[in-house]
Context: one part of a larger RNA
RNA sequence: AGCUAAUGGAGAAUGCCUUGGUACUGACAGCCGAUGAAGGACGUGUAAAGCUGCGAUAAGCCGCGGGGAACUGCUAAAAAGUCUUGAUCCGCGGAAUUCCGAAUGGGGAAACCCUCUGGGGUUAAAACCUCAGAAUCCGCAAAUGAAUACAUAGUUUGCGCGAAGGAAAGCCUGUGAACUGAAACAUCUUAGUAACAGGACGAAAAGAAAAUAAACUAAUGAUUCCGAAAGUAGCGGCGAGCGAAAUCGGAACAGCCUAAACAGUAUGUACGUGAUAGACUGCAAUCGUUGUGCAUAUUGGGUUGUGGGACUUACGGUAUAAUUUGCAGAUUAUACAAAGAGUUACAAAAUUAUUUAUUAGCUAAAUCCAACUGGGAAGUUGAGCCAUAGCGGGUGAUAGCCCCUUAAGCGACAAUAAAUAAUCUCUUGUAAGUAUCCCGAGUAAGGCGGGGCACGUGAAACCCUGUCUGAAUCCACCGGGACCAUCCGGCAAGGCUAAAUACUAGUCAGUGACCGAUAGUGAACGAGUACAGUGAUGGAAAGGCGAAAAGAACAGUGAGAAGCUGAGUGAAACAGACCCUGAAACCGUUAGCUU
Numbered sequence: 001a002g003c004u005a006a007u008g009g010a011g012a013a014u015g016c017c018u019u020g021g022u023a024c025u026g027a028c029a030g031c032c033g034a035u036g037a038a039g040g041a042c043g044u045g046u047a048a049a050g051c052u053g054c055g056a057u058a059a060g061c062c063g064c065g066g067g068g069a070a071c072u073g074c075u076a077a078a079a080a081g082u083c084u085u086g087a088u089c090c091g092c093g094g095a096a097u098u099c100c101g102a103a104u105g106g107g108g109a110a111a112c113c114c115u116c117u118g119g120g121g122u123u124a125a126a127a128c129c130u131c132a133g134a135a136u137c138c139g140c141a142a143a144u145g146a147a148u149a150c151a152u153a154g155u156u157u158g159c160g161c162g163a164a165g166g167a168a169a170g171c172c173u174g175u176g177a178a179c180u181g182a183a184a185c186a187u188c189u190u191a192g193u194a195a196c197a198g199g200a201c202g203a204a205a206a207g208a209a210a211a212u213a214a215a216c217u218a219a220u221g222a223u224u225c226c227g228a229a230a231g232u233a234g235c236g237g238c239g240a241g242c243g244a245a246a247u248c249g250g251a252a253c254a255g256c257c258u259a260a261a262c263a264g265u266a267u268g269u270a271c272g273u274g275a276u277a278g279a280c281u282g283c284a285a286u287c288g289u290u291g292u293g294c295a296u297a298u299u300g301g302g303u304u305g306u307g308g309g310a311c312u313u314a315c316g317g318u319a320u321a322a323u324u325u326g327c328a329g330a331u332u333a334u335a336c337a338a339a340g341a342g343u344u345a346c347a348a349a350a351u352u353a354u355u356u357a358u359u360a361g362c363u364a365a366a367u368c369c370a371a372c373u374g375g376g377a378a379g380u381u382g383a384g385c386c387a388u389a390g391c392g393g394g395u396g397a398u399a400g401c402c403c404c405u406u407a408a409g410c411g412a413c414a415a416u417a418a419a420u421a422a423u424c425u426c427u428u429g430u431a432a433g434u435a436u437c438c439c440g441a442g443u444a445a446g447g448c449g450g451g452g453c454a455c456g457u458g459a460a461a462c463c464c465u466g467u468c469u470g471a472a473u474c475c476a477c478c479g480g481g482a483c484c485a486u487c488c489g490g491c492a493a494g495g496c497u498a499a500a501u502a503c504u505a506g507u508c509a510g511u512g513a514c515c516g517a518u519a520g521u522g523a524a525c526g527a528g529u530a531c532a533g534u535g536a537u538g539g540a541a542a543g544g545c546g547a548a549a550a551g552a553a554c555a556g557u558g559a560g561a562a563g564c565u566g567a568g569u570g571a572a573a574c575a576g577a578c579c580c581u582g583a584a585a586c587c588g589u590u591a592g593c594u595u
Stems, first nucleotide, its partner, number of pairs: 001594009015580001016544002020515002022512007029504002031166002039100003042055003046078001050074002061094006070082003105114003115134007136163002138160007170201001171199005181188001185237001211220002224251005234242002255496003258440001262300010278287002280329006305474001307439004311433005317336007338428005350423010361410003367383001369382004384401002386390001392404003445469008455481001477490004531538002551579001554566004
């Protein structure tokens, strides 16, 4: 030095475990914010570095309810206290809530600096302290008020649960790539994707036909989503690729309001006359800022395609009042009745009651059974019991009957939500006629240039529009994929609309042939931490004693509060805090053999 065996060090794999993750399911919730958010800074404890909580009332204050014996968070010990006169704890409601931050009195290198106005405190008077107010825009209301006479702009003041900023994805709109594919590349594709910007909601968007279909005899009936139709018809350097719809089967279903004609009222303006057009009608009287046209505002009216409405005529519950006066009629308004409707659209609020649910909880069966092994019984053997409960977790090994739960049942002062009912609120008909009036205009449509439609300009309809033109009003107008005729379908140029659909930052409950500490989130642990970077940004490692700390009194050795050896605890200390198990590489020791 090598080999073999034994025994150690070092090391951390492996096994077992799970406080954490992950993917889903079912409910809920789907917004917060000038009444100052999200997110932070700094404070706050007897002592206090970090986390958590809270805010100068600072691990908390008040009320109500639950609960029932201990409590002063993670966090031990000490100190000092609280509590059956009900604490800690849990739920609901309130109070308070420094400074920064949209940040909003002005400034600013966020958490700081500097003001003004008014009130209060203090003072001899100030300084000082304290409370409130003081940003901008928008809307409304007033005052004031230029050039410029009226006016307007402007200015000032007041009012406003107005806006602003934040939030994971989903939604709508605007702007809008490239890598890539086409085996190069330019049309094309990637893709109206990513990204950016704006806006809204719990969903958003869409939506009650100027629809779809059909083709010579006559269908469907708003939108949205899913399955089929179908990788079909088509589009396409007819390359790469892109890619419908009708229709059928389902989910869910809901329909409405205006503009205009006409009538009334108010204001402004023009015209008009001296009593005539007017004042609901008839007769008589009376009036004179009456009346007529236009504009604006408002109330009624009206809303459709077998065209509808205005308008005219006829019919139409009760009572009261009004319409210049009297009589007769008529109309309108109010009240009642009848019928119907309503709080998501169709007009719009709210209150009360009941029920249900949510936000704390409560009750909850049955072996304290015997023997054995063991440190320990829930194991084994024997004997019993409950079960609308044998889900699950814990307890010194594997427990239906030990504990918490579980099945089942019960429960709310308060707050919230929903449903129902009542109060409440709202509405009011039919027929006939067709002379006249109305039926959404710089619109429809057309030319040129683009874009969207599965559809790349094509035979290219349809939709949008930058630009130039520019209709018709029902014997009208639009569409049915160039265009024309016929036929059929519809009624544009205003608006609203639940559900079925999308998503999940968050709350509750649950599930997994998901992970089990190099896995699973980056993060099982004071993790977006430590650390790196000027910065944008990047971004770790790190879990396990034991059933219970019983965490090793005391002694020896030692320089020693190191370590070791005893002693003691424990089932075990080769479980001793560098702590479960403890592989291998690597380094020793002892013995044998070989050289």

The part of an RNA shown here (large-subunit ribosomal RNA, domain I) has 595 nucleotides and comes from a Candidatus Gastranaerophilales bacterium. Rfam family: Bacterial large subunit ribosomal RNA. It was read from a public genome assembly. Its mean pLDDT, the model's own confidence on a scale to 100, is 82. NCBI's taxonomy places the organism under Bacteria, Bacillati, Candidatus Melainabacteria, Candidatus Gastranaerophilales.